Predicted 3D model of RNase P RNA and transfer RNA as a complex of 429 nucleotides.

[in-house]
């Protein structure tokens, strides 16, 4: 100079008219409420509701069965299926990246089609012996054909002929040593060689009670018709006990207010300690709370990007559209969406010094 | 806002311990009738909502994502 690699930020900015929601504060009003003024007012995902917490309630969440969710090994943390970090697998010259990753030697169950044979076997072939041209018996998985998958591969040796049967190398699998907190890694001994599938049913080993702010709790205002029901029904999610309680359903009618709500495992900044997630300690900060649902809309100017003319290649005009996207109790995380722009780190590869 | 449930031919649906996607009606062509319906033969339509993944194989099992439909309030 190309080609990549991992991670961070940013997510148009100003001004002017004009609109809304929430606070305070004046003003007016009997009060409701209207005007002014000031101050504040969307994300990195606010989203999918996937996990994992608080928080309300139901026995301060019981007992059992079923169901469910995780899966290497160590840390982290309120907790997680979440994050570091590390081991084994696989990819990639490499920076780097994927990885649902426990059991198939407890047990069932599948393996369609081809194949001779799908976990148990002799079609062809090779070999012995028998025999009547052809055929029987017996051995044999080295060959040859199906298959995704066919009895550890490869190569000598040995045998009628083969075959771990015997050897030398790789793979597994068991033991032993050595290092590791640990998964595991190295070395060495043993012919010990076992099909795949658990995102199939199972097994193992940790975890789970159930509704969700429309939980809840107060104030107001309604406080009708039918029908069902105590051997019943609801709390109670699939069932059984236990516990608690009187209601269930179906039609109308009223559908109004306040809390609960935003100070929180909280944001920034610096110091220690850590490889890293994180943690501990100091300082400074307060940063939407609407309830049919506010945070908008226009103009100008300037960015930045596309097109299409001009060009002196430095830029000028002229038009177009500014990414995905919208807080609804609150936080930790995961996923998915996403126009462009900016910084950083290390790879590789070609020149030159 | 909170929980659930479905997607399969134009329509209404089947198909669930994985192994060649189907059924009624719809169409289309031929038969039957002087003609239509009705009947009887044939056929012809399918990326199983979409994208990864497991697996030898996926409409069927996992994970994502899409879009449609249900219920869920106050009330002694």
């Nucleotide at each position: 100079u190309g080609a990549g690699u991992g991670g961070g930020c940013u997510g148009a900015a100003c001004a002017g008219c004009u609109g809304c929601g929430u606070g305070a504060a004046g003003c007016u009003u009997u009060u409701c409420g209207a005007c002014u003024u000031c101050a504040u007012g969307a994300g990195g995902a606010a989203a999918g509701u996937c996990c994992g917490a608080g928080c309300a309630c139901c026995a301060c969440a019981g007992g059992g069965c079923a169901g469910g969710a995780u899966a290497a090994c160590g840390g982290c943390u309120a907790a997680c299926g979440g994050c570091c970090g590390c081991c084994g697998g696989g990819g990639g010259c490499g920076a780097c990246c994927c990885u649902a990753g426990g059991g198939a030697a407890a047990g069932u169950g599948c393996a369609a089609c081809a194949g001779a044979a799908a976990u148990a076997u002799a079609c062809c072939g090779c070999c012995g012996c028998a025999u009547u041209u052809u055929u029987g018996c017996g051995g044999u998985a080295a060959g040859g054909g199906u298959g995704g998958a066919a009895a550890g591969g490869u190569g000598a040796g040995g045998u009628a002929a083969g075959a771990g049967c015997u050897c030398a190398c790789c793979g597994g699998c068991a033991c032993a040593u050595a290092g590791g907190c640990g998964a595991c890694u190295a070395u060495g001994u043993g012919g010990c060689c076992c099909u795949g599938u658990a995102a199939a049913c199972c097994c193992u080993a940790u975890c789970c009670g159930g509704u969700g702010c429309a939980a809840c709790g107060c104030c107001g205002a309604c406080u009708g018709a039918a029908g069902c029901g105590a051997u019943a029904c609801a709390u109670u999610g699939g069932c059984c006990c236990g516990a608690u309680g009187u209601g269930c359903u179906u039609c109308g009618a009223c559908a109004g207010g306040c809390g609960g709500c935003u100070u929180g495992a909280g944001c920034u900044g610096c110091a220690u300690g850590g490889c890293a997630a994180c943690a501990u300690g100091c300082a400074g900060c307060c940063u939407a709370g609407a309830u049919a649902g506010a945070u908008g809309g226009c103009u100008g100017u300037u960015c930045a990007u596309g097109a299409c003319g001009g060009u002196u290649u430095g830029c000028c005009g002229u038009c177009a559209a500014g990414a995905c996207a919208g807080a609804a109790c609150u936080c930790g995380g995961c996923u998915u969406a996403c126009a462009g722009g900016c910084c950083c780190u290390c790879u590789c590869a070609a020149a030159a010094g | 806002g909170c929980u659930g449930u479905u997607a399969u031919a134009g329509c209404u649906c089947a198909g669930u311990c994985g192994g060649c996607a189907g059924a009624g009606c719809a169409c289309a062509u031929c038969c039957u009738u002087g003609g239509u319906a009705a009947g009887g033969a044939u056929g012809a339509g399918g990326u199983c909502g979409u994208g990864c993944g497991u697996u030898c194989g996926a409409a069927u099992c996992g994970c994502a994502u899409u879009a449609a439909c249900a219920g869920c309030u106050c009330c002694a």
Record summary:
It holds a member of the Rfam family "Bacterial RNase P class A". Gene Ontology terms of the family: tRNA processing, ribonuclease P activity and dimeric ribonuclease P complex.